[in-house]
This is a predicted structure of a 350-nucleotide part of an RNA (small-subunit ribosomal RNA, central domain) from Candidatus Amarolinea dominans. The source organism's lineage runs through Bacteria, Chloroflexota, Caldilineae, Caldilineales and Candidatus Amarolinea. Model confidence (mean pLDDT): 86 of 100.

Context: one part of a larger RNA
RNA sequence: CUGGGCGUAAAGCGCGUGUAGGCGGUUGAGUAAGUUGGAUGUUAAAGCUCCUGGCUUAACUGGGAGAGGUCGUUCAAUACUGUUUGGCUUGAGGCAGUGAGAGGGGUGCAGAAUUCCCGGUGUAGUGGUGGAAUGCGUAGAUAUCGGGAGGAAUACCAGUGGCGAAAGCGGCACCCUGGCACUGAACUGACGCUCAUGUGCGAAAGCGUGGGGAGCGAACGGGAUUAGAUACCCCGGUAGUCCACGCUGUAAACGAUGAGUACUAGGUGUAGGUGGUAUUAAAUCCGUCUGUGCCGAAGCAAACGCGAUAAGUCUGCCGCCUGGGGAGUACGGUCGCAAGGCUAAAACUC
Repeated sequence: CUGGGCGUAAAGCGCGUGUAGGCGGUUGAGUAAGUUGGAUGUUAAAGCUCCUGGCUUAACUGGGAGAGGUCGUUCAAUACUGUUUGGCUUGAGGCAGUGAGAGGGGUGCAGAAUUCCCGGUGUAGUGGUGGAAUGCGUAGAUAUCGGGAGGAAUACCAGUGGCGAAAGCGGCACCCUGGCACUGAACUGACGCUCAUGUGCGAAAGCGUGGGGAGCGAACGGGAUUAGAUACCCCGGUAGUCCACGCUGUAAACGAUGAGUACUAGGUGUAGGUGGUAUUAAAUCCGUCUGUGCCGAAGCAAACGCGAUAAGUCUGCCGCCUGGGGAGUACGGUCGCAAGGCUAAAACUC
C1' cells in the first nucleotide's frame, strides 16, 4: 500500500464540542481545473510487439515499423466532479403555540428512622449466633414515656416509567438555567454530515486545604470457627463515606454494538404529544409523530441470536484489530502533589 474484519473469537475512543481534512440536496447560466477525444512535440540505447537472419532450436544477430505516459503544447467536447454566479425548499436552522420530565446549579423547609445527651417509670439482665463468647449493665443497662442535639438518606408513590451526550439524576417549595417532543406555517435559503490535533464533562476509590462526623465502615483490636484462619460469623473501630474549593481521569465507563442519512412484512405493551369520530365532558374507537420494551417475516449470522431502537440493504466520515505469552510491561516522552495516567516496543519463547 492492498485485503479482510470489530455484539460474544483480536478489534468501537467513557461521552460531548469542534478546527484542519474528507464527503455533501435541487435547478439554470458561465467557465473548462479534474475528466474525455483529436493533432503535434518529446518519450537515448537496450527491453516489449511484428518482420527478418542464424546453428535443428534456444540463447543470439540485424533491420524497419509499432506500442508504451499522473508528460508538454494546442484544438475540441461538457454528462459527471470542481469553480463563479442566479434561483428553489424537501436537509438544517429560526419563529409561534402547546406539553412532559429524579435534566443541571443555589437557597430554605419537612416528616419517619438510627445514635447520643437530660429527666421520669422500672429491675436484672441485655445483646449477639448455627451454637457461643468478647461487649454493654446494680456507678441502674435493655424495655418504655417526655424533652433536646446532630448528621446522613428521602419508605409508600415507583413502573423493562421519565430525563440527561455519557458519567448519572428520586421528599417538598422557591429562585436561576440547559435540552427534548408535538402542532402550525407567513421566516432564512444548503447555512449540512463526520471529525485527526485541540478543548470540555467524566462513577467509585484516591490526593491537597479547611470544615463536618449520626449510621456504615477498609486498616486495626478483641471474641469465635478451624489442623491453621492474616477470612467467611460476632463485639468494637480509624481513614473514608458528607460539605466547600482544587487535583486525579480511570471502570465489565456495557447494549461488551462509533455517530449521521435513506430504504426494507407484521403483531403486542408502555410513556409524551397531536388530528378525527362519539359525547355535556371524558372513557372508547380510527390515524399520525417521538421515546422505550417484548415477539417475530425477509434478510443476516460460525452459532447464540439480531430483526424499522438491525447484528438486514446501501452510503459518506472517524476510531480500532492483524497468533498466544513476554506486555498494556521496559525505555523514552508527556501529564500528575503523589498514587499513577496516556503514548508504547524488543530480545526470548510456544